[in-house]
This is a predicted structure of a 92-nucleotide RNA (Glycine riboswitch aptamer). The sequence was found by an Rfam model in a public genome assembly. Of the family's consensus pairs, 89% are formed in the model. Its mean pLDDT, the model's own confidence on a scale to 100, is 78.
RNA sequence: AUGUGGCUCUGGAGAAGCUCAGCUAUGAGUACCGAAGGUGCAAGGCGGGAGAGAUCCCGCUGAAUCUCUCAGGUAAAAGGACAGAGUGUGGA
Numbered sequence: 001a002u003g004u005g006g007c008u009c010u011g012g013a014g015a016a017g018c019u020c021a022g023c024u025a026u027g028a029g030u031a032c033c034g035a036a037g038g039u040g041c042a043a044g045g046c047g048g049g050a051g052a053g054a055u056c057c058c059g060c061u062g063a064a065u066c067u068c069u070c071a072g073g074u075a076a077a078a079g080g081a082c083a084g085a086g087u088g089u090g091g092a
Base pairs, nucleotide, nucleotide: 002092006087007086008085009084010083011082016030018029019028020027021026031074032073033072037070038068040066044061045060046059047058048057049056050055
């Protein structure tokens, strides 16, 4: 110097304050949301196989704000991907 993580502050969306039982807990059900976490994969890459060749097949790998909705969530609060500022100094 670079990248990454920690801490503090600021901004930060979506979707029933649903129904039933219980009666401040909690459980069950229906509908819905995607921005904690998690799932899936395109090109490409790697390996193997077939073929005279062009090419084809199989496996692995492979990103997201895409996708699924397991988890989570559907007034406020909390949480919140991500972004900005600051702080500190650990490891590489």